[in-house]
RNA sequence: GGAAAGGAUGCCUAGGGUUCCGGCUCCAUCGGAGUGACUGGUCCAAGAGGUUCCGGCCGGAAACACCGGCUGCACGGAGGGAUAAAAGCCCGGGAGAC
Numbered sequence: 001g002g003a004a005a006g007g008a009u010g011c012c013u014a015g016g017g018u019u020c021c022g023g024c025u026c027c028a029u030c031g032g033a034g035u036g037a038c039u040g041g042u043c044c045a046a047g048a049g050g051u052u053c054c055g056g057c058c059g060g061a062a063a064c065a066c067c068g069g070c071u072g073c074a075c076g077g078a079g080g081g082a083u084a085a086a087a088g089c090c091c092g093g094g095a096g097a098c
Stems, first nucleotide, its partner, number of pairs: 007054001010051003015044002020041002022038001023035005055071006073093001075096001079091003
């Protein structure tokens, strides 16, 4: 100096708003309107959060099953985008910083 591997989903949480349910207020009821500085349920949700399982790499070993090891590190705006709306979602391991 160069190459390869350093990975994905699911479930969950921090967090998020308000389409639906519920709560509350009003109308005064086959129900309607408002309200998320309404605890909540449905819902969205982390590259740098958790966890399951799978995958990958190396070795045993020439190969499958199998066994063992590894799968590191990670500070971060503003602005924009989607959805009903917002967010640690996406742009983004971005711009930058060290």
Model confidence (mean pLDDT): 81 of 100. A computed fold for a 98-nucleotide RNA, annotated as Guanidine-I riboswitch aptamer. The model forms 100% of the base pairs in the Rfam consensus. The sequence was found by an Rfam model in a public genome assembly.